Predicted 3D model of a 167-nucleotide RNA (Lysine riboswitch aptamer) from uncultured Lawsonibacter sp. Taxonomically the source falls in Lawsonibacter (Bacteria, Bacillati, Eubacteriales, Oscillospiraceae).
This record gives sequence, C1' cells and structure tokens, in this order.
RNA sequence: GAUAGAGGUCGCAUCUUACAUGAGUAAGCAUGGUCAGGGAGUCGGCUCCUGCUUCACCCAUGCCAAAAGGGAAAGUUGCCGAAGGUCCACUCUGCCGACAGGGCUGGUCCUGGUCGUCUGGUGAACAGCCAGCCGACUGUCAUCAGUGGAUCUGAUGGAGCGCUGUC
Repeated sequence: GAUAGAGGUCGCAUCUUACAUGAGUAAGCAUGGUCAGGGAGUCGGCUCCUGCUUCACCCAUGCCAAAAGGGAAAGUUGCCGAAGGUCCACUCUGCCGACAGGGCUGGUCCUGGUCGUCUGGUGAACAGCCAGCCGACUGUCAUCAGUGGAUCUGAUGGAGCGCUGUC
C1' cells in the first nucleotide's frame, strides 16, 4: 500500500406496506361579533393589497372535514465514519437587514458504540430526533499486576486518520 473482517440480537441508515396519533385540528361554508389592518417565524425598514357606516385580520357558534413530518410493527436494501452533528458557501419566505427554522450539494472540524437522568433546540406531544454535562454497560489498543507463556481477570489511560487477519 492492497484486500477481507470484528464491536451490537434494539450496531447504523434507506425504502415499502397497513395501523394509531396528528384531529374533530387546519382549510372551506353559513351566521353573528369586533372594526383597521393584513401579506410563510420574530423585530426594524421598504413595498403591495384592503378598509375606515361594509367584506380583510381576529373572535364565537354550527356544518363539513384533511394532510405532512414524526411513531411503533412487519418486510426490503445498502453497509461498519456504518452514521450523526458544528461552522462556511448555495438556496426557500413579497424585498432588504438581524436572529431563528427548513432543503440539496460541496468544503472544514468533532464524535468508537449503546442505554439512562438532567438541561436546551425541534415537534401537536412527558413520542421521536439533535446537542451538551454526568452516570452505567460494551468493543478495541497501550501500560501495569495476578504469572515463566497462551488464555482469562482487574486497574489506569488513549481514540475509528483506530483495531484484527492475509498478501
């Protein structure tokens, strides 16, 4: 350098199917109320629409009535930086700016993996996902000890740009 593998039986991620949740919610229609604001998250500016005795926005009642993301179950596919995330570039919202959120791709950096408490973000949700601290379990290598060796056990520590086998 090439090649092949291991960690876990809840390893990681994708896709499909029905089901529950979302939700008797949004939207729509009718009636009534209110009366100047409203335009995909918030703030500021610009700009567009509507109105000032009237239709917008908002609220209440009634009728009607969804969907997406996410979920757990089953199956499928690809795999072991599998994958996830920070930051930057690009992009979505009427435009600009700040903050926040979403999306594809590229770059940089971080995380060995799983689970749990707490905190924060997202979300309809005390589900799930993401991040951080802490704790537990686990794999791997190094050092030390049990031990002269293999194996095994224990303690301490490191990180996947690692570890093991073969050429």